Predicted 3D model of a 99-nucleotide RNA (SAM riboswitch aptamer (S box leader)) from Megasphaera cerevisiae DSM 20462. Lineage of the source: Bacteria > Bacillati > Bacillota > Veillonellales > Megasphaera cerevisiae. Rfam family: SAM riboswitch aptamer (S box leader). Rfam's curators write: The SAM riboswitch is found upstream of a number of genes which code for proteins involved in methionine or cysteine biosynthesis in Gram-positive bacteria. The sequence is in RNAcentral, with records from Rfam and Ribocentre.
[in-house]
Formats: sequence, structure tokens, C1' cells
RNA sequence: AUUUCAUCAAGAGCAGUCGAGGGAAUGGCCUUAUGACACUGCGGCAACCCCCAUACGGGAUAGGUGCUACGUCCAGCGGAAAAAUCCGGCAGAUGAACA
Repeated sequence: AUUUCAUCAAGAGCAGUCGAGGGAAUGGCCUUAUGACACUGCGGCAACCCCCAUACGGGAUAGGUGCUACGUCCAGCGGAAAAAUCCGGCAGAUGAACA
């Protein structure tokens, strides 16, 4: 990598370096020289694992991850609906397990 399971609500940013793309992919849309993306430093958010307690709910944030524009942005495939919209699927992301 593949496979299995869970979640995809909300939340949380400044500085430095670099210099043109970035938001997974396609179309749209958005964002970006008033400096994106990436990296570094220092913060923060959350609570998957871990820890405490435990029937379930719960607590805590020392450690391992993760995240810190909108936001899994919308649509593509199927269903319901007059429509707005809703539900599911595909794809993707994160964590845990297996190997």
C1' cells in the first nucleotide's frame, strides 16, 4: 500500500524563510504578490490511541497522531420531494487494528 472498524458537527494563528500557485482528482466556485503552497519557530483546537475512573455515559491533556480560510466548498451516481432541500452511494481525509 491493501483490508476491517469508527468519525468527517463544532473548534483553533501569529512570526520568519521562500516565491506561484493552492483548495485530493474532473467541471464549477473560492483563494493568492496586501505573499498562496511548503518548511521552521512558538502558540492554539480537538480528544482517535494512550492515561484515570468505569455498566454506559464521564474526566484529564503528560505522551503518539491529527487539525488550525470558507469546508469533506458544490456537483457528477441512486432515491424521496412541486421546489427549496434531504438521505444514501462513489471518491477522499483522519485515527485505530491487522499484515

Overview:
Its mean pLDDT, the model's own confidence on a scale to 100, is 76.